[in-house]
RNA sequence: CCCUGCGGGAGAGACCGGCAAGGCCGGCGCCGAAGGCGAAACCGCCCUGGAAACGCUCAGGCAAAAGGACCGCAGGGG
Repeated sequence: CCCUGCGGGAGAGACCGGCAAGGCCGGCGCCGAAGGCGAAACCGCCCUGGAAACGCUCAGGCAAAAGGACCGCAGGGG
């Protein structure tokens, strides 16, 4: 550094309308923690480089569940 298992893990309308209805389409409002893009400081400097918990909101999301950056523990691999 990667994989697997377990535990923790935020934000934001259970909004409005329609339909062949547990979903799909349209509308308005919003979130920032999959992914993506930008990019400060810094590093590197041959460069079209690397790069945040910052910015954008394309994608994603806005009851619960699921997902979830990231953190901890255990096992395995390099």